The RNA shown here (Glycine riboswitch aptamer) has 89 nucleotides and comes from a Lysobacterales bacterium.
RNA sequence: CAGCACGCGGUGGGAGAAGCGGGGGCCUGCCCCUGCUGCCGAAGGCGCAAUCGCCCGGAAUCGCUCAGGCGCAAUACCGCCCCGUGCUG
Numbered sequence: 001c002a003g004c005a006c007g008c009g010g011u012g013g014g015a016g017a018a019g020c021g022g023g024g025g026c027c028u029g030c031c032c033c034u035g036c037u038g039c040c041g042a043a044g045g046c047g048c049a050a051u052c053g054c055c056c057g058g059a060a061u062c063g064c065u066c067a068g069g070c071g072c073a074a075u076a077c078c079g080c081c082c083c084g085u086g087c088u089g
Stems, first nucleotide, its partner, number of pairs: 001089007009081005018037008038070003044066001045064003052057001
């Protein structure tokens, strides 16, 4: 100096899933709370195979739906940038 991996931050992209009733804020349209039933799966959480190991273990965008969500926002994941650490040449 270059490359790779990980972590933090920033930035861009980025889904899914309902209706009805009651009450309220507001002022013509939107939002908030709540009840019933339904639904989503990409914050998180939990569960499992093979390989490997033979002690424990053992992943996910798979499954579950506890939490969360079903307007927006946020979100897993991906790209880029900055910084730090480790490895290789």
The coordinates come from a structure-prediction model, not an experiment, and the mean pLDDT is 77. RNAcentral holds the sequence, with entries from Ribocentre. The organism belongs to Lysobacterales, within Bacteria.